Predicted 3D model of a 60-nucleotide RNA (transfer RNA) from Branchiostoma belcheri. The sequence is in RNAcentral, with records from Rfam. Rfam family: tRNA. From the family's description: Transfer RNA (tRNA) molecules are approximately 80 nucleotides in length. Their secondary structure includes four short double-helical elements and three loops (D, anti-codon, and T loops). Further hydrogen bonds mediate the characteristic L-shaped molecular structure. tRNAs have two regions of fundamental functional importance: the anti-codon, which is responsible for specific mRNA codon recognition, and the 3' end, to which the tRNAs corresponding amino acid is attached (by aminoacyl-tRNA synthetases). tRNAs cope with the degeneracy of the genetic code in two manners: having more than one tRNA (with a specific anti-codon) for a particular amino acid; and 'wobble' base-pairing, i.e. permitting non-standard base-pairing at the 3rd anti-codon position. Its mean pLDDT, the model's own confidence on a scale to 100, is 84.
RNA sequence: GUGGCGCAGUCGGUAGCGCGUUCGGCUCACACCCCAGAGGUUGUGGGUUCGAACCCCACC
Numbered sequence: 001g002u003g004g005c006g007c008a009g010u011c012g013g014u015a016g017c018g019c020g021u022u023c024g025g026c027u028c029a030c031a032c033c034c035c036a037g038a039g040g041u042u043g044u045g046g047g048u049u050c051g052a053a054c055c056c057c058a059c060c
Base pairs, nucleotide, nucleotide: 001060004019005018006017007016013050021037022036024034025033043059044058045057046056047055
């Protein structure tokens, strides 16, 4: 080492932000701006635990 990219995630309790992207609004139109959505089994394998992105081990 975590969505396409850049990064958060406190003391272990079922993952969020910005950009991008899609739909809609706005506009004569585009951009800006606004609303809504999609997108992740957190590098791989194993262990601990009721429960792991988080703790331990190995590997890449």